[in-house]
Context: one part of a larger RNA
RNA sequence: CCCACGUUAAGGAACUAGGCAAAUUGACUCCGUAACUUCGGGAGAAGGAGUGCUCUGGUAGGGUGACGGGAACGUAUUAGCAAUGAUGCGUCGAACGGUAGCCCGAGAGAGUCGCAGAGAAUAGGCUCAGGCGACUGUUUAUCAAAAACACAGGACUCUGCUAAGGCGAAUAGCCGACGUAUAGGGUCUGACGCCUGCCCAAUGCUGGAAGGUUACGGGGAGGGGUCAGGAGUAGUAAUACUCCGAAGCUCCGAACUUAAGCCCCAGUGAAUGGCGGCCGUAACUAUAACGGUCCUAAGGUAGCGAAAUCCCUUGUCGGGUAAGUUCCGACCCGCAUGAAUGGCGUAACGGUCUGAGCACUGUCUCAACGUGGGGCUCG
Numbered sequence: 001c002c003c004a005c006g007u008u009a010a011g012g013a014a015c016u017a018g019g020c021a022a023a024u025u026g027a028c029u030c031c032g033u034a035a036c037u038u039c040g041g042g043a044g045a046a047g048g049a050g051u052g053c054u055c056u057g058g059u060a061g062g063g064u065g066a067c068g069g070g071a072a073c074g075u076a077u078u079a080g081c082a083a084u085g086a087u088g089c090g091u092c093g094a095a096c097g098g099u100a101g102c103c104c105g106a107g108a109g110a111g112u113c114g115c116a117g118a119g120a121a122u123a124g125g126c127u128c129a130g131g132c133g134a135c136u137g138u139u140u141a142u143c144a145a146a147a148a149c150a151c152a153g154g155a156c157u158c159u160g161c162u163a164a165g166g167c168g169a170a171u172a173g174c175c176g177a178c179g180u181a182u183a184g185g186g187u188c189u190g191a192c193g194c195c196u197g198c199c200c201a202a203u204g205c206u207g208g209a210a211g212g213u214u215a216c217g218g219g220g221a222g223g224g225g226u227c228a229g230g231a232g233u234a235g236u237a238a239u240a241c242u243c244c245g246a247a248g249c250u251c252c253g254a255a256c257u258u259a260a261g262c263c264c265c266a267g268u269g270a271a272u273g274g275c276g277g278c279c280g281u282a283a284c285u286a287u288a289a290c291g292g293u294c295c296u297a298a299g300g301u302a303g304c305g306a307a308a309u310c311c312c313u314u315g316u317c318g319g320g321u322a323a324g325u326u327c328c329g330a331c332c333c334g335c336a337u338g339a340a341u342g343g344c345g346u347a348a349c350g351g352u353c354u355g356a357g358c359a360c361u362g363u364c365u366c367a368a369c370g371u372g373g374g375g376c377u378c379g
Stems, first nucleotide, its partner, number of pairs: 001374008010365002014363001019360001027051005036041001038191001052112005061104004067097002073090007113117001125358007132350002137149002153189007165175003192345004197275003202272002204268005211263003217257002222252005229244006276294005303337001304334001315331005
């Protein structure tokens, strides 16, 4: 010097990105306990007090308990139409009372010892305010546990059963499901409370079928090839060249006909998505309830707002501090909020994030000593 511990004067977060780490708190009994709240909670809120031993003392009281006690039940006889009642018997014994013994056992008073009585060890620090997520859960095995995922709840949509959907090479087989729309699949949102505005022009989906367009197929106007044959020219002829060309075979092929789809017409937002600009105007000024104009499918409603969203920005004002780029409350000029890519609230909850305080402390001022283990030196 390093590691793991222990103690520390005075101060007490001045440390630091940040109270990280450490310290404080800690058990039981009693008292007491706020805002808020979904009336369950919050709550062990917070904050206090007590705690040993001896005696009074075999304390008060409680339990068990022989026994007493006779309820009820069973059965037999009997009264009565019956319900029910009466009597006898029984191997049936409830409530209740409770001897002895045994067990449990406060509270109170008196006394007494120590620095200290939950005498050691194990055993919540607390409060205030805000963000996010309702909650318990789940997750990056091996740098992330969270505000991410899930969740109950909400909504849309598909599916009538050989269901939709999925696995599979499959027309096999299987899951869905030995289920049947209060069921099953997909997608989004995410408890609860108050709500969820406008736009269907685009894209998607659903419905429609008059017209336009459109494939294969049908159709076969017309054209090409081949060729029996015919004609012409040249040649004495053989033959050569040129033209026409039936049937058949074959190739190309227009009109016309022909489905879904697309175009088209509607609907649809808890479908993908979108939700303006300029100019003027009030008896100080400023501002503009108001007016004009252009564009659009429609121009952002309620809420919230320098926010997990605000560039300018440490915005401005207020609070907290001696002093506050963070924090809380407001304002609104929202670079670039906004309503199930949900909006705004919200008790409870959180190894969550942010700010503040009390208590507490070697985090620090500022370091010291001690214990154990290493390093180092000598051997």

The prediction has a mean pLDDT of 86. The part of an RNA shown here (large-subunit ribosomal RNA, domain IV) has 379 nucleotides and comes from an activated sludge metagenome. It matches the Rfam family "Bacterial large subunit ribosomal RNA". Rfam links the family to the GO terms ribosome and structural constituent of ribosome. The RNAcentral record of the full RNA draws on SILVA.